[in-house]
């Protein structure tokens, strides 16, 4: 001088699936076949988190391990959230 790994922060990108229906409560120049909130039921989604399988890593043990599978949790206008990706900064570790 150049490199790799994970973490934190900032910025940018970032999918899917219901404006279903019952009940309760609220709002209003409009009292409605309106609208908002909560909740039950039905349907649905897969990219917080969680669980399962195991290609693979590892001599063995121990261990790790997907965007696959499940849908417990979460979500189903928008907003928010969002795995993951990129850039910058910070300190840490590894290697040369």
């Nucleotide at each position: 001088c150049a490199g790799g790994c994970a973490u934190g922060c900032a910025c940018g990108g970032g999918a899917g699936a219901g404006c279903g229906u019952g009940c309760g409560g609220g709002g209003c120049u409009u009292c409605g076949u309106c609208u908002c909130c909560g909740u039950g039921c039905c349907g649905c989604c897969g990219a917080a988190g969680g669980a399962g399988c195991a290609a693979c890593c590892g001599c063995c043990c121990c261990g790790g391990a997907a965007a696959c599978u499940c849908u417990c949790a979460g979500g189903c206008c928008a907003a928010g959230g969002g795995a993951c990706c990129g850039u910058g900064c910070a300190g840490g570790c590894c290697a040369u």
Glycine riboswitch aptamer from Qipengyuania sp. XHP0207, 96 nucleotides, folded computationally. Model confidence (mean pLDDT): 76 of 100. The organism belongs to Qipengyuania, within Bacteria. It was read from a public genome assembly, where an Rfam model found it.